[in-house]
Order: sequence, then structure tokens, then C1' cells
RNA sequence: UCACCUCGCGUGGGAGAGCCUGUCGCAUAGUGGCGGCAGCGCCGAAGGGGCAACUUCCCCGGAACCUCUCAGGCAAAAGAACCUCGCGAGUCAG
Repeated sequence: UCACCUCGCGUGGGAGAGCCUGUCGCAUAGUGGCGGCAGCGCCGAAGGGGCAACUUCCCCGGAACCUCUCAGGCAAAAGAACCUCGCGAGUCAG
């Protein structure tokens, strides 16, 4: 000095599933609407849990977009794994 990698920030894209039912409140001339609570039904790509091969005498270790659905989500908004591009930092080989 610096590829890859890791972390953070920004940027663009980014799926799925009831804007269900009841009740209470707010607002409204009124319906619609918004929110709280309860109930049932569903989704998986924040996070979290589980496991194969492999490794080991054994135990431990051991991935996911697989699985569970605790959490989260089911109009819009927000969020969103992952990917593109950019910036900053760190580590290590060269």
C1' cells in the first nucleotide's frame, strides 16, 4: 500500500399471509375510518430455536432461503433476509 473477508452507514430493488369477527373508545350529520382489548384463521425473508453431511473413542462442534413459529408480520406506511452500487473502519495473505 492492498485483493478477499468482516462490521457499520447510505442508495436502488425486495416475497408471503384476514384492511376477518366481536366489544369498547375517538371523530363524524351518518356510513366509512383510526386505536385498545378479546377470539379464531394464516405468513416467514428482522431476531431467536432445531437438525444433516462432516469431525470425534465418546461428548462437544456443525448450514440454510430447510424446519419451528417464541418474537415479528397479514390494506397503506414502516419493517424485511438477500442482491447492486458507493463510502468509512478493521483483520490477514501478497
This is a predicted structure of a 94-nucleotide RNA (Glycine riboswitch aptamer) from a Pseudonocardiales bacterium. Model confidence (mean pLDDT): 79 of 100. It matches the Rfam family "Glycine riboswitch aptamer". Rfam 15.1 lists 9,425 matches to the family in 5,228 species. NCBI's taxonomy places the organism under Bacteria, Bacillati, Actinomycetota, Actinomycetes, Pseudonocardiales.